Glycine riboswitch aptamer from an uncultured Rhodobacteraceae bacterium, 95 nucleotides, folded computationally.

[in-house]
RNA sequence: AUAGCGCGCGACGAGGGAGAAUCCGGGCCGUGCCCGGUGCCGAAGGAGCAAGCGCGCCCCGCGAAACUCUCAGGCCCCAGGACCUUGCGCGACAG
Numbered sequence: 001a002u003a004g005c006g007c008g009c010g011a012c013g014a015g016g017g018a019g020a021a022u023c024c025g026g027g028c029c030g031u032g033c034c035c036g037g038u039g040c041c042g043a044a045g046g047a048g049c050a051a052g053c054g055c056g057c058c059c060c061g062c063g064a065a066a067c068u069c070u071c072a073g074g075c076c077c078c079a080g081g082a083c084c085u086u087g088c089g090c091g092a093c094a095g
Base pairs, nucleotide, nucleotide: 005091006090007089008088009087013086014085015084016083021038023037024036025035026034027033028032039075040074041073045071046069047068048067052062053061054060
């Protein structure tokens, strides 16, 4: 000193952001919520493992995801939302 990195931002900075029943029954008597049922979605979170590595071998351990599972969550809108772009402040390295 700041390309990159890390932390933070009053409703968690700003913008974009998919999928899947406004299903059936009951209750409250309502922007809808609760209970039960069936079906469905994957991009909060969570869980699983391939190559490879470790171990003389086996067992075992480590081992990623947008893959897989759907516990959770979700299935008009709102909200949420991985991820992408970008702003500001702070911080310590490489150079």

Model confidence (mean pLDDT): 81 of 100.